Predicted 3D model of a 254-nucleotide part of an RNA (large-subunit ribosomal RNA, domain VI) from a metagenome. Its mean pLDDT, the model's own confidence on a scale to 100, is 90.

Context: one part of a larger RNA
This record gives sequence, structure tokens and C1' cells, in this order.
RNA sequence: UGUUGGAGUGUUGAGGCAAGUUGAUCUUAGUACGAGAGGACCGGAUCGAACGCACCUCUGGUUUACCUGUUGUGGCGCCAGCCGCAUCGCAGGGUAGCCACGUGCGGACGAGAUAACCACUGAAAGCAUCUAAGUGGGAAGCUUCUGCCAAAACUAGCACUCCCAAUGAGGGACGUUGAAGACUACAACGUUGAUAGGUCGCGUGUGUAAGUGCAGCAAUGCAUUAAGCUAAGCGAUACUAAUGACCCGAUUGA
Repeated sequence: UGUUGGAGUGUUGAGGCAAGUUGAUCUUAGUACGAGAGGACCGGAUCGAACGCACCUCUGGUUUACCUGUUGUGGCGCCAGCCGCAUCGCAGGGUAGCCACGUGCGGACGAGAUAACCACUGAAAGCAUCUAAGUGGGAAGCUUCUGCCAAAACUAGCACUCCCAAUGAGGGACGUUGAAGACUACAACGUUGAUAGGUCGCGUGUGUAAGUGCAGCAAUGCAUUAAGCUAAGCGAUACUAAUGACCCGAUUGA
């Protein structure tokens, strides 16, 4: 831009993409078969491998916005307590998120037409013959079935609802944001409000803060104290910021 008025919501599915793998064990059954040795088809069940999709409860990683220990050096006048720099200085842990080594799920069951092949009936050719007329079986393959995309499927589909006169359905822009994201887009919210921040509560992590007292010459230890601090988590709460405005928009539809 189109889809023949303009919108919102929900859909159909032409077409396309993905998927499609396979082992072992048990049973049937030590049966059929076979002198024996050995040893099935068919059918049923269970557990896997690799691959794929999703997820983070568990396990394990990462976690330069969390906590702790600690070295050197500089600074805050000194002590104490802190801060900067040194690969995040180094080291020990670690939430959310993102991950796999973790967890869940998947390949199915069927249907149709067939290939090689196996057959029925059956002539040409009094027989025979799966084939010439006719009929059936038959594969991980084909069509469908399963998941996803999908009406620019230009034959541009369908359904419901809303709007059309001095006021308007709806959209945009702007703002607060996001398990959405390069930008855009998408999604949530904008005071008739929990959208983000803050605050409060909880959780999680770290591991007993500072100050003070006591013991010790001191390093240090003990008590106050499961303390203090705590990111991205869960909830509550209008304290802060989402203000009022603004722009587009069919106008009864060859």
C1' cells in the first nucleotide's frame, strides 16, 4: 500500500516447515522346529541410547549489583571503623536470571493408495497361468494422522461486536515499565492506578555486625547476638513518577 466505509476481538486452513531413529531384557517358550547341539515367527510388557522441544522443583554451574575472610599500598588528622587501587586484588560461599551435567515430555496408535513380492477367480491357448477383463494382501517409503507458521490463499476468506455529525468507534504520540526486545515490534499500566522506584513485611544468602563490657601483657577470645547486612525473588502500601492537554481517524460506503 492492497484486501472496495472505518475499527476491535476471535477464528477457518490453501500452502509451507518440523518430526520420522534404534537397542537390550522379561514373557509367550526352552514352545514350534530339530537326532542333538541349538532355537524362533507372531503377540504382550519393561528399561535404555542418541536426537529434539520445554523448564529450573531437585542436582550441578555461572552469579564483576549480595555476605564474609584476608595481603600490599594510598587516603579519611591519629586509634577504632571505613573507602580507593592492585585480574572482581586474592580467597570462601551465594539469590533471581541464564544454563546442563539436572528435570519433564516427544517419535505414537491408526486410516487410504501403492512398490518389490504373495495370492483368488480366469481366458486368449478345452490344460496351465497372479492378468488380458475382474478381486485381495503387502513397506521405515507416498497421502493422511501429530506439532508449529499461515488470508498478499490478489478467488486477499469467515463470525461476532462497535462507530458514522458539529461528535466520533478506534488508533497514535507521550510517560511508568516488562520473564518482550539490536532499533522497531510485542505485552502491561497511566490516578476510576500497584506500571516502575521507594518504604514495610516475608523469603533467600552470608554467618554471630558496630559499639560496649569481661578475660588476656598481647595476638585474640567470650557476652550482648543465630547478630548485622542482604541484588534481580514473593506480597502489601499511592510516599515519588506515570499530569492536563495534543495528533490521526470512516462519516452510510462503485